[in-house]
RNA sequence: GCGGGGAUAGCUUAGUUGGUAGAGUGUCGGACUAAAGAUCUUAAGGUAGCGUGUUCGAUCCACGCUCACUGCA
Numbered sequence: 001g002c003g004g005g006g007a008u009a010g011c012u013u014a015g016u017u018g019g020u021a022g023a024g025u026g027u028c029g030g031a032c033u034a035a036a037g038a039u040c041u042u043a044a045g046g047u048a049g050c051g052u053g054u055u056c057g058a059u060c061c062a063c064g065c066u067c068a069c070u071g072c073a
Stems, first nucleotide, its partner, number of pairs: 001072004006067002010025004019056001027043001029041003049065005
């Protein structure tokens, strides 16, 4: 330099032929316990890497950029 897939909750990640996002784990509260752990239960937590465009509507489509990974040279 050329190519590829990727970036979603604190962490690991799913998903969507475009119609406003879920799980596991962790955290707070409650139950249980003398207390803690385990278990059960509740709640909070994501403008979906950044920007522009297309669209009535974008996490999803198009373009540009950033980051880490990877193949080739």